Predicted 3D model of a 75-nucleotide RNA (transfer RNA) from Janthinobacterium lividum. NCBI's taxonomy places the organism under Bacteria, Betaproteobacteria, Burkholderiales, Oxalobacteraceae, Janthinobacterium. Its mean pLDDT, the model's own confidence on a scale to 100, is 82. Its Rfam family is "tRNA". Rfam's curators write: Transfer RNA (tRNA) molecules are approximately 80 nucleotides in length. The RNAcentral record of the sequence draws on ENA.
RNA sequence: GGCAGCGUAGCUCAGUGGUAGAGCAGGAGAAUCAUAAUCUCUUGGUCGGCGGUUCAAAUCCGUCCGCUGCUACCA
Numbered sequence: 001g002g003c004a005g006c007g008u009a010g011c012u013c014a015g016u017g018g019u020a021g022a023g024c025a026g027g028a029g030a031a032u033c034a035u036a037a038u039c040u041c042u043u044g045g046u047c048g049g050c051g052g053u054u055c056a057a058a059u060c061c062g063u064c065c066g067c068u069g070c071u072a073c074c075a
Base pairs, nucleotide, nucleotide: 001071002070003069004068005067006066007065010024011023012022013021018055026042027041028040029039030038048064049063050062051061052060
C1' cells in the first nucleotide's frame, strides 16, 4: 500500500429503520451491633466527525479520523 472488522454511559458490551439499554462502577436507602455480601431505588450518552437517503437513522449509503487483525507482490 491492499483487504476485513470495530468505534454506543467511567469500563465491558447489547441494540441492524420507529421512545438509546444491560452488567460492573458511582450516589441514596433497606438490612446488620457494625462491616462485607445481599436487596431496592437512582445519576450518567450531541451513539467517533461531516454529508446524503428517508415521514423517521445508533441502524442504510459516501467520505474522513482512530483502533485491531490479515496480507507482503500480483502492479